[in-house]
Notes:
Predicted 3D model of a 548-nucleotide part of an RNA (large-subunit ribosomal RNA, domain I) from a Clostridiaceae bacterium. Taxonomically the source falls in Clostridiaceae (Bacteria, Bacillati, Clostridia, Eubacteriales).
Context: one part of a larger RNA
RNA sequence: GGCGCAGGGCGAAUGCCUUGGCAAUAGGAGCCGAUGAAGGACGUGGCAAGCUGCGAUAAGCCUCGGGGAGCCGCAAACAGGUAUCGAUCCGGGGAUGUCCGAAUGGGGAAACCCCUAUGGUUCACAGCCAUAGACCGUUAACUGAAAACGCAAGUAUAGGUUAACGGAGGGAACCCGCUGAACUGAAACAUCUAAGUAGGCGGAGGAAAAGAAAUCAAACGAGAUUCCGCAAGUAGUGGCGAGCGAACGCGGAGGAGGCCAAACCAUGGGUAGCAAUAUCCAUGGGGUAUGGACGUGCAUUUAGUCAUGUAAUCUAGUAGAACGGCAUGGGAAGGCCGGCCAGAGAGGGUGAGAGCCCCGUACACGAAAGAGUAAAUGAUGAGCGCGUAUCCGGAGUACCACGGGACACGAGGAAUCGCCGUGGGAAGACAGGUGGACCACCAUCAAAGCCUAAAUACUCCCGAUUGACCGAUAGUGGAGCAGUACCGUGAGGGAAAGGUGAAAAGGACCCCGGGAGGGGAGUGAAAAGAACCUGAAACCCUGUGCCU
Numbered sequence: 001g002g003c004g005c006a007g008g009g010c011g012a013a014u015g016c017c018u019u020g021g022c023a024a025u026a027g028g029a030g031c032c033g034a035u036g037a038a039g040g041a042c043g044u045g046g047c048a049a050g051c052u053g054c055g056a057u058a059a060g061c062c063u064c065g066g067g068g069a070g071c072c073g074c075a076a077a078c079a080g081g082u083a084u085c086g087a088u089c090c091g092g093g094g095a096u097g098u099c100c101g102a103a104u105g106g107g108g109a110a111a112c113c114c115c116u117a118u119g120g121u122u123c124a125c126a127g128c129c130a131u132a133g134a135c136c137g138u139u140a141a142c143u144g145a146a147a148a149c150g151c152a153a154g155u156a157u158a159g160g161u162u163a164a165c166g167g168a169g170g171g172a173a174c175c176c177g178c179u180g181a182a183c184u185g186a187a188a189c190a191u192c193u194a195a196g197u198a199g200g201c202g203g204a205g206g207a208a209a210a211g212a213a214a215u216c217a218a219a220c221g222a223g224a225u226u227c228c229g230c231a232a233g234u235a236g237u238g239g240c241g242a243g244c245g246a247a248c249g250c251g252g253a254g255g256a257g258g259c260c261a262a263a264c265c266a267u268g269g270g271u272a273g274c275a276a277u278a279u280c281c282a283u284g285g286g287g288u289a290u291g292g293a294c295g296u297g298c299a300u301u302u303a304g305u306c307a308u309g310u311a312a313u314c315u316a317g318u319a320g321a322a323c324g325g326c327a328u329g330g331g332a333a334g335g336c337c338g339g340c341c342a343g344a345g346a347g348g349g350u351g352a353g354a355g356c357c358c359c360g361u362a363c364a365c366g367a368a369a370g371a372g373u374a375a376a377u378g379a380u381g382a383g384c385g386c387g388u389a390u391c392c393g394g395a396g397u398a399c400c401a402c403g404g405g406a407c408a409c410g411a412g413g414a415a416u417c418g419c420c421g422u423g424g425g426a427a428g429a430c431a432g433g434u435g436g437a438c439c440a441c442c443a444u445c446a447a448a449g450c451c452u453a454a455a456u457a458c459u460c461c462c463g464a465u466u467g468a469c470c471g472a473u474a475g476u477g478g479a480g481c482a483g484u485a486c487c488g489u490g491a492g493g494g495a496a497a498g499g500u501g502a503a504a505a506g507g508a509c510c511c512c513g514g515g516a517g518g519g520g521a522g523u524g525a526a527a528a529g530a531a532c533c534u535g536a537a538a539c540c541c542u543g544u545g546c547c548u
Base pairs, nucleotide, nucleotide: 001547002546003545004544005543006542007541008540009539015533016499017498020470021469022467023466024465025464027462028461029459030458031170032169039100040099041098042055043054044053046078050074051073061094062093063092064091065090066089070082071081072080105114106113107112115133116132117131118130119129120128121127135167136166137165138164139163140162141161142160143159148155149154174205175203176202177201178200179199185192189239215222216221226253227252228251229250230249236244237243257451258450259449260394264285265284266283267282268281269280270279271278272277291392292391293390294387295386296385297384298383304380305379306378307377308376313371314370315369317365318364323338324337325336326335339356340355341345347359348358349357399424400423401422402421403420404419405417406416409436432445433444434443435442486493487492506532509520510519511518512517
């Protein structure tokens, strides 16, 4: 030195466990904010570093309910308190709520500095305390120029001041709008694709958007929108490549329709004019596609909408059946023996595997306060027929040309779009749009105003439930004081780290030692002894046998 055997060390795998995650189901909730949010800074405890809670009233104050014996958070101990005169705790409401932050009196290197006015305190116009003081929009009131017109008087508007109301910022996804890539695919690449995707910006809601036919259809008819299944990978489109990809119609979910503008009437006012009058504006009535006004005849209150706002329900809780013995064991819930309950044999815990020990579970109850909104009440609110002479029925609109965009449709024969830009530019219900160039016939609809629930999308958040999901190199990055430590100028990147035991019973006392540590003793079922369950391997050490 090697091989073997034995015993250790180090080490952390493995097994078992689960406080944490992951995915999903059906519900709830779907916003918060100048009454100062989200998020923070700094404080706050008898002793108090961190976390949590709270805010100079500072692990808390008041009140109304619940609850019923302990309590003073994580978190032991000390020192003190407190509670059946009902504390701690749980729920509703309220008070307080420093400073920063949209941050808003001004400034600023966030959590700091400085100011004005009024009131209070005071000897004080020193300090302190309280209140107000940012910007933008709308409306109202009060003011009010220059230039212009006018001989002048004056006419205005811009601007200013004040008040009320609103906005501002944050938020996971979903939604709408504006903007808008490239990698990639085409086996290269340019049209094309990826894709109107990712990203950027703006805006809203609990959903959003869309929506009551100038729609489809096809000679039959349908009857707003949205979503799902089919039609159909069809018809098409396409360097006819790669690819892209409908509609009609059918079946389902859901179901809801309304209001203006105008004609006409009334009231008030403006402008031009000496006036008659003409014209415009505001408000009210009327009216809305089965067209209306208008004329005429008949009839008399439903739906809907708005307001008030109760029940259910939610935010604490209450009650809740039935078991003993024997042996083993540290321990019984396992075994044996004999019972019982069950509208409850879901689940969790208890020294091992418990329907009957504990928490619960089924069934049944419960709210002073707050939230909530069917019903109800009140207000508002309507119709039918005939006639058709006259009047009204949304204009820089429809449409056309050119240039673009969206439509499954790449300019194509290319319609369509209440699409965009530039230019041109109608008709007037006998008019007009559409039916995939275009024309005729026919059919159908009524543009150029507005609103509209449900079926649909999503999940930061709340409670419930589930898993041929994970089980600490897994599952969230994070089971633990983690977006921490640490790295980076910064944007940003980003860990490691779980387990004594049923119970601390966490080893009194003695001995060696400066201590660390160890030897006894003791606890415990077991040292499992905190470097703590199990404790593999690599690696290291000691002893010994054999070989060299």